[in-house]
RNA sequence: ACUUGUUGGAAAGCGCCAGCACUGCGGCAGACCGGAUGUGCCCAGUGGACGAGGUGGAGGUUUAUCGAAGGAUUCGGCGGAUACCUCCCGGGAGCAGUAUCACUACCGUGGAGCGCAGGUACAAAAUAUCGGAGAGAUCCGAUGAACAAAAUCCUGUGCAUGAUACGUU
Repeated sequence: ACUUGUUGGAAAGCGCCAGCACUGCGGCAGACCGGAUGUGCCCAGUGGACGAGGUGGAGGUUUAUCGAAGGAUUCGGCGGAUACCUCCCGGGAGCAGUAUCACUACCGUGGAGCGCAGGUACAAAAUAUCGGAGAGAUCCGAUGAACAAAAUCCUGUGCAUGAUACGUU
């Protein structure tokens, strides 16, 4: 240094890299040859998602929401993931109260029927400057000023269940 085993920790634009691109005081080969430059292969390294939002349990499935930046690479590939589907558990609501049953679509504790229209909030990277590491590609940190959308919430409006018992008007 590698491999195996054990233990602990670590995540969701999260992790990884073999395509691709880039770097080389590296190795080999060839072109040219005064030198320089560039080419191919090998080896080593670097890059490979910026935040917002999102987790009841089990199983299943895969291109699982929103915008910012940039302009071959936030491309491509693999794995995963709070999305989605089914069932289960626990809930509030359903046109004037309470309780029970059924039904309906919803909610997962900052919550809870569906649709339409209008209003409304907040970010990080990038960029800029400064500092640090490395031969280099590149990486890390600090500072300043910003700029979103989906939402959430608010307003208006349309649509939207029955039965039984009690009570009230």
GlmS glucosamine-6-phosphate activated ribozyme aptamer from Brevibacillus centrosporus, 169 nucleotides, folded computationally.
Model confidence (mean pLDDT): 78 of 100.
Taxonomically the source falls in Brevibacillus (Bacteria, Bacillati, Bacillota, Bacilli).